[in-house]
RNA sequence: AGAGUUUGAUCCUGGCUCAGGAUGAACGCUGGCGGCAGGCUUAAUACAUGCAAGGCGAAGGGGCAGCGAUGUCACUGUCGUACGGGUGCGUAACGCGUAUGCAACCUACCUAUCACUGGGGGAUAGCCCGGGGAAACCCGGAUUAAUACCGCAUAACACAGGGGUCCCGCAUGGGUACUAUUUGUUAAAGAUUUAUCGGUGGUAGCAUGGGCAUGCGUUCGAUUAGCUAGUUGGUGUGGGUAUACGGCCCACCAAGGCGACGAUCGAUAGGGGAGCUGAGAGGUUGAUCCCCCACACGGGCACUGAGAUACGGGCCCGACUCCUACGGGAGGCAGCAGUAGGGAAUAUUGGGCAAUGGAUGCAAGUCUGACCCAGCCAUGCCGCGUGCCGGAAGAAGGUCCUCAGGAUUGUAAACGGCUUUUAUUCGGGAAGAAGAGCAGGGAUGCGUCCUUGUGUGACGGUACCGAAUGAAUAAGCACCGGCUAACUCCGUGCCAGCAGCCGCGGUAAUACGGAGGGUGCGAGCGUUGUCCGGAUUUAUUGGGUUUAAAGGGUGCGUAGGCGGUGUGUCGCGUCUGCUGUGAAAACUCAGGGCUCAACUCUGAGCUUGCAGUGGGUACGGGCACACUUGAGUGCUGUAGGGGAGACUGGAAUUCCUGGUGUAGCGGUGAAAUGCGCAGAUAUCAGGAGGAACACCGGUGGCGAAGGCGGGUCUCUGGGCAGUUACUGACGCUGAGGAGCGAAAGCAUGGGGAGCGAACAGGAUUAGAUACACUGGUAGUCCAUGCCGUAAACGUUGGGCGCUAGGUGUGGGGUCCAUUCCACGGAUUCCGUGCCGCAGCUAACGCAUUAAGCGCCCCGCCUGGGGAGUACGGCCGCAAGGCUAAAACUCAAAGGAAUUGACGGGGGCCCGCACAAGCGGCGGAGCAUGCGGAUUAAUUCGAUGCAACGCGAAGAACCUUACCAAGGCUUGACAUGCGCGGUGGAAUCCCAGAGAUGGGGUGUCAUUUAGUUGGUCGCGUACAGGUGGUGCAUGGCUGUCGUCAGCUCGUGUCGUGAGAUGUUGGGUUAAGUCCCGCAACGAGCGCAACCCUCGUCUUAUGUUGCCAGCACGUCAUGGUGGGGACUCAUAAGAGACUGCCGGGGUCAACUCGGAGGAAGGUGGGGAUGACGUCAAGUCAUCAUGCCCCUUAUGCCGAGGGCUUCACGCAUGCUACAAUGGCCGGUACAAAGGGCUGCGAUACCGCGAGGUGGAGCGAAUCCCAAAAAGCCGGUCUCAGUUCGGAUUGGGGUCUGCAACUCGACCCCAUGAAGUCGGAGUCGCUAGUAAUCGCAGAUCAGCAACGCUGCGGUGAAUACGUUCCCGGGCCUUGUACACACCGCCCGUCACGUCACGAAAGUCGGCAACACCCGAAGCCAGUGGCCCAACCCUUGUGGGGGGAGCUGUCGAAGGUGGGGCGAGCGAUUGGGACGAAGUCGUAACAAGGUAGCCGUAUCGGAAGGUGCGGCUG
Repeated sequence: AGAGUUUGAUCCUGGCUCAGGAUGAACGCUGGCGGCAGGCUUAAUACAUGCAAGGCGAAGGGGCAGCGAUGUCACUGUCGUACGGGUGCGUAACGCGUAUGCAACCUACCUAUCACUGGGGGAUAGCCCGGGGAAACCCGGAUUAAUACCGCAUAACACAGGGGUCCCGCAUGGGUACUAUUUGUUAAAGAUUUAUCGGUGGUAGCAUGGGCAUGCGUUCGAUUAGCUAGUUGGUGUGGGUAUACGGCCCACCAAGGCGACGAUCGAUAGGGGAGCUGAGAGGUUGAUCCCCCACACGGGCACUGAGAUACGGGCCCGACUCCUACGGGAGGCAGCAGUAGGGAAUAUUGGGCAAUGGAUGCAAGUCUGACCCAGCCAUGCCGCGUGCCGGAAGAAGGUCCUCAGGAUUGUAAACGGCUUUUAUUCGGGAAGAAGAGCAGGGAUGCGUCCUUGUGUGACGGUACCGAAUGAAUAAGCACCGGCUAACUCCGUGCCAGCAGCCGCGGUAAUACGGAGGGUGCGAGCGUUGUCCGGAUUUAUUGGGUUUAAAGGGUGCGUAGGCGGUGUGUCGCGUCUGCUGUGAAAACUCAGGGCUCAACUCUGAGCUUGCAGUGGGUACGGGCACACUUGAGUGCUGUAGGGGAGACUGGAAUUCCUGGUGUAGCGGUGAAAUGCGCAGAUAUCAGGAGGAACACCGGUGGCGAAGGCGGGUCUCUGGGCAGUUACUGACGCUGAGGAGCGAAAGCAUGGGGAGCGAACAGGAUUAGAUACACUGGUAGUCCAUGCCGUAAACGUUGGGCGCUAGGUGUGGGGUCCAUUCCACGGAUUCCGUGCCGCAGCUAACGCAUUAAGCGCCCCGCCUGGGGAGUACGGCCGCAAGGCUAAAACUCAAAGGAAUUGACGGGGGCCCGCACAAGCGGCGGAGCAUGCGGAUUAAUUCGAUGCAACGCGAAGAACCUUACCAAGGCUUGACAUGCGCGGUGGAAUCCCAGAGAUGGGGUGUCAUUUAGUUGGUCGCGUACAGGUGGUGCAUGGCUGUCGUCAGCUCGUGUCGUGAGAUGUUGGGUUAAGUCCCGCAACGAGCGCAACCCUCGUCUUAUGUUGCCAGCACGUCAUGGUGGGGACUCAUAAGAGACUGCCGGGGUCAACUCGGAGGAAGGUGGGGAUGACGUCAAGUCAUCAUGCCCCUUAUGCCGAGGGCUUCACGCAUGCUACAAUGGCCGGUACAAAGGGCUGCGAUACCGCGAGGUGGAGCGAAUCCCAAAAAGCCGGUCUCAGUUCGGAUUGGGGUCUGCAACUCGACCCCAUGAAGUCGGAGUCGCUAGUAAUCGCAGAUCAGCAACGCUGCGGUGAAUACGUUCCCGGGCCUUGUACACACCGCCCGUCACGUCACGAAAGUCGGCAACACCCGAAGCCAGUGGCCCAACCCUUGUGGGGGGAGCUGUCGAAGGUGGGGCGAGCGAUUGGGACGAAGUCGUAACAAGGUAGCCGUAUCGGAAGGUGCGGCUG
């Protein structure tokens, strides 16, 4: 410090997630030792039991024990119990923190100091006696003491009041200054015995602890905006109190006080030092330790006291628990342990007062669950160990692989040597302790201090030290797809499972589970929760707002924020010095102590703050004075659909009346509804009425926006220019607020021509609640009042300043020029456009009209959905508007740009793509293939084009893979090993359907005589598989497409994906070439090179040829010969837009022409770029993995692949006269041939047979070419067309034609008369038509396929349309790429939420009733020892009791608030394969969207206005 994740890829925005640290933790697996810390975060729930606060006999009397000394006990008294310890309920507060103040206060014990302690009195507990009660406990009588209680005396430097003097301050005031000043009030306690402890009243404390007040700071919510009656203030010599400064309380008076700088209300919460995190700023937390506060079963109250409104005190109410003899009583662990409960979860009913501290005491001492220790727990931090060195046969075993070889585990082990921390055993053994007291000595200011001895340890026989033994006692957990270090095998097969995010798993999973190996950490390791970080993802540091989320619809304006120039002053902000404080601990640094560390000690820093004080005054601010440039005013001009009202004009539509006139009009893609013979439409004239204002008209004007358009008048707002007269900062922005605000809509009343939601009808359609049509109501218009929203948009808030230009346009001024006007030129101010530099921007783009550079102010944003929704509130007549969440859910949603693909987008171009033609298919019969059905099997594959006369260039057996039955099991075939035998081939017989079985004949070669080779049998490794997966593959192939494309290097441009090149202008069949150009080159394709056909030349001349010469034949190149010709075989030539002319950019090229056999790639072939389709093929072959192994292998015989209601595809033959039939007759090319082709001849009607010449073929044969031509016949018909089907008879092949061959002959003579919708081929030697050959092959289902030649057309205007393709461009929400994406209803399931008759409990107030305890007040007939007066035993005085104000709990009531549940209901979210449609994305097939109204199953449609996204 970053990383993963939106996309095909990119940049950006933006969320989600991860790596780090932390934890009072918990859970899983595991677990050796020690040190230091920590340990109910939940139920402030309830508590059994024990302990946690007592002490003092040197205050008192007494009881008990003891012979006594003495000890002990309860009671009275006194000190303490207000500390220490616990908890965090409450509390949003002067509660806490910090800084101040108290001239408005208190403080027991402590320290220092001054003074005093005189003299009396009356009671009472205890003990004793009696009584009541179950108990708790209580009552009565008698008696007694005090350091208990009460008078009196004395006292001031105390308190209170008065007088005077002096001083001080801060307003009230203050003073430890002074006084022969004056009046009044108030003290005490003794004990023990001889130096101590006490007692009383003062004063002081830089003693301690508190109290009160104030400034500042201190959570969230405005869907809490108003709150407040002792409330705010005053008066009262009021009351009370430690103090009242104080409404703290009371009486009276006034009506104030608080609040947008957030009162009140609600929610949550103890606060701080500090902890965690972070670079910091911050964020989060408030366990342990320290400080403060609050509380002590819930609530209230006071008493005592220095101090409490009191955790282990009291009273009362309430809830709960316990005891009870039912009459009454007792209790409060949020002390330490412990129990139950709750919970994911948190310890021992331990030891000791040895230390530290506390209470008490003169002291010894006692008490102390404070504390110090121990126990439990890996809860955390820290430390140590589980060994070290050597050791290669790189052991065995495991795992993996290219598999008998290697890699790895791995120096790891074994083995050899060494060490002993730790654990174990034994031995030694602390520090922590200083004391106090007692005894001795010394010093002394007599208070005390110093010193010696004695003496005190829970932990603990612990830490530590030493010795002994022996590697001995000690390793796990998580992870290994990326992020993120670490990889293989097996199992599983979208199952089981994993997962923090992205995502893995559907038969080869580094992602699941196991294993081997590896990586990380290590007595721990992982997981989960929480916090900070990363997150600049709330942005002060440090973000944004045209299009990603985000500028308010618009101006005015309040508070607030910000604010021009000069001078002076103040010194508030601000800067600086000093002072105080900022507790300790913590943290940082330095040093020290535990063997180190954790831990701890010492010192320094830090504590960023607050307060005081001295100084400075630039800047901000206050005050004062001035200024003119900001702002405004005046004056002079000026443009304008700016606004309001009144009046008015013409054109057009419609309607009415009349005239002319006749059959249609209207409307559409085409129609129909509609109107019209009752006279429409058309046309003329007149009239009525409403609405809107053509041309001008313009990226022109005006207005803040919405918006504004005929003309005239009236009223009125603002702008601009000029002038520089006036004011003198008067300014900018603007939360709230109050105005304005299109369309639609609402209310009332008018108006209503046209248009026109709804509605109706006719069409379209599968439907058509739409689009187009005919009608048509609200509405649109006016007045008045509401509504307050729009894509109210420049999707860009307002103001000011600054920062290159160019070019239009609207309004004004000045100058030049002009005699003047007009035009023109220059310049300046204001407005409105376009282009463009710097700069900015994610890019697109913006660019003096900023989206640039700055300042000021306001609004708004913080992932998508849920949702601008619910609830609440405010507004509205309503519709609805404004404000505005959450649960839940997703890992994206989004912006800009890129490359493709696509479009019922555009442009250019091509192709038998259409058109123009010719011939077909689709109808018939048959053939072949496929589907389907059937079957024991009908083997398998191929499935739009690109499967279907395809694999198959040959299924009767074989082929053959299929089926049923019969057989074999090392096998039909290969190799190796072991053992055994020695033949095998061939042939014969028997059984059998055959395989097979049995039997017979036959009996190898070599050799060194061991054998070796071959072969057979048995056994074992293995063979074998047309079994699966073409979605694991190689190879091969199809297709787009013989389409013209596909790329690369370097350079350049761009943040980048990418672009450029390859686009553009021409041209071409072509990315073919030329020109231009930030490109320059290159590669694969195109073309050419290759083959073939067409012309010529040369060479050669047999089997080919024969012109001339010769010979011969019935005839024939038959023969001699020849090379001229044809032909064959070779090698060349030829064609290149080369030449001429036109066009064209002096180009490429194109058009025309000449010559030429051929002319613009001359025809044909071979040749198929990068890639696409998980295209096809595991059944050609090869091959991974899986599967079968007496079978999914192998053998043989038979059957099947040939079935047949049907459907489809490809063909053949036809339907006839351009024909059929008969006869005659002519002309090819290319092939094939020895298990072959087979001539002449003969036989047969024929298929064919007999026979065998010739030929391994330019020689012989197949071989007849056919259409054609000549002649004849048929005469339009189901025929002399057509030949299916069937019957009969044959031929040939073959082991065998039954299932199931072909052909021949005779007979039979079906459908069919040119084929619906639709559809196919072909552009020239082509289509059409005619035959010939070949492969396969015994034969053949071939009408197929591959070739060959013969005859031989028609048409192309042209590119609008259909299909396919190429290039450029455009839009896109597509990228699995339009067979895409995607919306809404409905149905089903799950989940959360809203509404809901109601129901249930809660909280805080209010009103009234009742009113405990208690304080206060009144009264006090009853009671009373002290003191006073009186002697009457009465009064004063005091008390009980009673009453009253206040008052907790309780009750009643109506409201408020926020929860739970709730029949039913509403929408929402999510959910592999449901239904209906097709709304959106392309012009998405009616452009879309916004607001509004209305209608409709639904998306949605339509109207009105708006926007361009």
A computed fold for a 1509-nucleotide RNA from Oryza sativa Indica Group, annotated as small-subunit ribosomal RNA. Its Rfam family is "Bacterial small subunit ribosomal RNA".